[in-house]
A computed fold for a 73-nucleotide RNA from Limosilactobacillus frumenti DSM 13145, annotated as transfer RNA. It matches the Rfam family "tRNA". Its family is annotated with triplet codon-amino acid adaptor activity in the Gene Ontology. It is annotated as a transfer RNA. Taxonomically the source falls in Limosilactobacillus frumenti (Bacteria, Bacillati, Bacilli, Limosilactobacillus). Model confidence (mean pLDDT): 83 of 100.

RNA sequence: GGGCCAUUAGUUCAGUUGGGAGAAUGUCUGCUUCGCAUGCAGGAGGUCGCGAGUUCAAAUCUCGCAUGGUCCA
Numbered sequence: 001g002g003g004c005c006a007u008u009a010g011u012u013c014a015g016u017u018g019g020g021a022g023a024a025u026g027u028c029u030g031c032u033u034c035g036c037a038u039g040c041a042g043g044a045g046g047u048c049g050c051g052a053g054u055u056c057a058a059a060u061c062u063c064g065c066a067u068g069g070u071c072c073a
Stems, first nucleotide, its partner, number of pairs: 001072007010025004019056001027043005049065005
């Protein structure tokens, strides 16, 4: 320098025939207990890496950039 893959909640990830943003875990509150753990119920938590384009509509399609991984040189 070039090819490919990844980037979504604090963490690990799902969601890619374009239309509702989600799970587990963590965290907070309540219940259960003499107390803790476990269990149960509920809540909060996201500019979907950044910018631009296409579209009535973009996490999703296209282009550029950034970071990380991997392969080639």